[in-house]
């Protein structure tokens, strides 16, 4: 000293972590302008009976709040993970190899 090749760098996917949104789940949640059920009071009717329908009573929207695990979507100064691509100027290792 030449040549090959793997690290180091770039990068993509996957798959793990992480971290934030959503869902899923729990609780609250509308004076009327939501649903149901509607006492009393109206209303209609000769009655029978029927309307609509506040209060109470039960839901539910939206939103609040809370959440271990699960799903989804996204993100990065994520990882001694896998597997591919791209680089070669140094620098680390491995192999072959020339000369003294």
């Nucleotide at each position: 000293g030449g040549c090959u090749u793997g690290g180091u760098c770039c990068u993509g996917u996957g798959c793990g972590g992480c971290g934030c949104a959503g869902g899923c789940c729990c609780a609250c949640g509308a004076a009327c302008c939501c649903c149901g059920u509607c006492a009393g009071a109206u209303c209609c009717g000769g009655g029978a009976g029927g309307a609509a329908g506040c209060a109470g009573c039960g839901g539910u929207a939206a939103g609040u709040g809370g959440a271990a695990c699960c799903c989804u979507g996204c993100g990065g100064g994520u990882g001694c993970c896998a597997c591919g691509g791209g680089g070669a100027a140094g620098c680390c290792g491995a192999g072959c190899u020339g000369g003294a």
Description:
This is a predicted structure of a 100-nucleotide RNA (Bacterial small signal recognition particle RNA) from a Bacillota bacterium. The coordinates come from a structure-prediction model, not an experiment, and the mean pLDDT is 78. Taxonomically the source falls in Bacillota (Bacteria, Bacillati). Its Rfam family is "Bacterial small signal recognition particle RNA". The family's RNA type in Rfam is non-coding RNA gene. Rfam describes the family as follows. The signal recognition particle (SRP) is a universally conserved ribonucleoprotein involved in the co-translational targeting of proteins to membranes.